[in-house]
Context: one part of a larger RNA
RNA sequence: CUGGGCGUAAAGGGUCCGUAGGUGGCCCAGCAAGUUGGGUGUGAAAGCCCCGAGCUCAACUCGGGAAAUGCACUCAAAACUGCUGAGCUUGAGUCCGGGAGAGGGAAGUGGAAUUCCCAGUGUAGAGGUGAAAUUCGUAGAGAUUGGGAGGAACACCAGUGGCGAAAGCGACUUCCUGGACCGGUACUGACACUGAGGGACGAAAGCGUGGGGAGCAAACAGGAUUAGAUACCCUGGUAGUCCACGCUGUAAACGAUGAGUACUAGAUGUCGCGGGUAUUGACCCCUGCGGUGUCGCAGCUAACGCGUUAAGUACUCCGCCUGGGGACUACGGUCGCAAGACUAAAACUC
Numbered sequence: 001c002u003g004g005g006c007g008u009a010a011a012g013g014g015u016c017c018g019u020a021g022g023u024g025g026c027c028c029a030g031c032a033a034g035u036u037g038g039g040u041g042u043g044a045a046a047g048c049c050c051c052g053a054g055c056u057c058a059a060c061u062c063g064g065g066a067a068a069u070g071c072a073c074u075c076a077a078a079a080c081u082g083c084u085g086a087g088c089u090u091g092a093g094u095c096c097g098g099g100a101g102a103g104g105g106a107a108g109u110g111g112a113a114u115u116c117c118c119a120g121u122g123u124a125g126a127g128g129u130g131a132a133a134u135u136c137g138u139a140g141a142g143a144u145u146g147g148g149a150g151g152a153a154c155a156c157c158a159g160u161g162g163c164g165a166a167a168g169c170g171a172c173u174u175c176c177u178g179g180a181c182c183g184g185u186a187c188u189g190a191c192a193c194u195g196a197g198g199g200a201c202g203a204a205a206g207c208g209u210g211g212g213g214a215g216c217a218a219a220c221a222g223g224a225u226u227a228g229a230u231a232c233c234c235u236g237g238u239a240g241u242c243c244a245c246g247c248u249g250u251a252a253a254c255g256a257u258g259a260g261u262a263c264u265a266g267a268u269g270u271c272g273c274g275g276g277u278a279u280u281g282a283c284c285c286c287u288g289c290g291g292u293g294u295c296g297c298a299g300c301u302a303a304c305g306c307g308u309u310a311a312g313u314a315c316u317c318c319g320c321c322u323g324g325g326g327a328c329u330a331c332g333g334u335c336g337c338a339a340g341a342c343u344a345a346a347a348c349u350c
Base pairs, nucleotide, nucleotide: 003322004321005320006319007304008303012318014201015200016199017198021194022193023192025088026087028085029084030083031082033081034080035077036076037075038074039073040072041071042070049065050064051063052062053061054060091191092188093187094186095184096183097182098181103177104176105175106174107173108172109171110154115149116148117147118146119145120144121143125136126135162169163168206247207246208245209244210243211242215241216240220236221235222234223233258317259316260315261314262313263312266295267294268293269292270291271290272289273288274287275286276285299306300305323350324349325348332343333342334341335340
């Protein structure tokens, strides 16, 4: 010496489940594969290193020794790893009792609003803008009242509130259903962690088939603006947005921070559950567990900042990076109806 890293410099896989593999709690006994010690054999010569000798010296040559970190066999040890057997309960799971929640799926229902249609009242404007015009309106608009149709979204509650692995989830009711949390300690007895491949889920846009279509609105048309205006503004408006089934598989899929476990000052807010104190009771106060925020010690960091929800201190496993451009590319392969996705170079250049 036996690499350094991944919040923002290149770098955490979009998320989860899980195969192989890697890693793995406490106690006892045995075995001896790893491990450790001894012995034997081997580890050619030359070379390197040490001692000495020969050419007048040296290079060079010669003699002896050491070394040869290795391998095999054998004897032994049994702490650690491993294997086998027997056990334990703290890790993990099951059970019982609770309460919280926009967690998921299906069916039904509701009110406000926009638009359209019908009818009444009513008359000349309405709309839109920086200002206008396109546009709508005497075939009666806009305004207002009543009735109806239809689609989409659910004001207030609403909160650095909640739930979910992530994507994401917000009117109400019913049915089906997943997970987490708290308390009890009854049961199992390490059943665990991670996870290459693999599988499942995965916003928006997009695609296929069939529906639906109120509002909004790529494209498109017109009016403005402008030197021009393939824009920003205005009037319209089709895909689409919605539903069912199937596909696509990507995002600044972000906490730009992989998962798990343990340890390391605190202060304060909030959500769920519990214990104590107190009380008529809700509060208040003390305290335990789980989540979610803010500030902050030590420590870390290039700084910003992070700071028991770590970017601190350690361990286990996976993914990834290795100058900028070329290049989230070409070629090939796999997948896809396509769009394209995934995997992924080189020449050349600075």

Small-subunit ribosomal RNA, central domain from an uncultured marine bacterium, 350 nucleotides, folded computationally. Model confidence (mean pLDDT): 89 of 100. RNAcentral holds the full RNA, with entries from ENA and SILVA.